A computed fold for a 71-nucleotide RNA from a Candidatus Omnitrophota bacterium, annotated as transfer RNA. Rfam family: tRNA. It was read from a public genome assembly. Model confidence (mean pLDDT): 82 of 100.

[in-house]
This record gives sequence, C1' cells and structure tokens, in this order.
RNA sequence: GCGAGGGUAAUUCAGUGGUAGAAUGUCAGCUUCCCAAGCUGAGAACGCGGGUUCGAUUCCCGUCCCUCGCU
Repeated sequence: GCGAGGGUAAUUCAGUGGUAGAAUGUCAGCUUCCCAAGCUGAGAACGCGGGUUCGAUUCCCGUCCCUCGCU
C1' cells in the first nucleotide's frame, strides 16, 4: 500500500429502517443480629463527520481506531 471483519452501558455481547435490550458490575431499598446469597428499583451507551429517507444503531460515502490476511 491492498483486501476482509469489527467499533453499541464500566465490561462481555444482541439488535437487517419505526420506543436501543440482556448478562455481569455500580448505587438505593427490602430481607438478615451482621456478612454473603436472594428480591425490587435506579443510573449508564449506538467511534466521528456527511448523505439518502417522513424516520438511520441499521442503507451509502468519507475519516479515525482495533484485529486478521496479502504484498
């Protein structure tokens, strides 16, 4: 330099155009003599910039980063 895959919550992952979810973790409450476990609730995210569309995490372009392959 070329090609492929990926970037979504603190972490690991879903989500093929119409309210952005789960698990673990964090915080609060309940429970308990205390701790752990358990139950309930809360906070927290679409890498960035454009385009298409009534509507974009999703489709298109550019760009940045990560992984793999080729040279």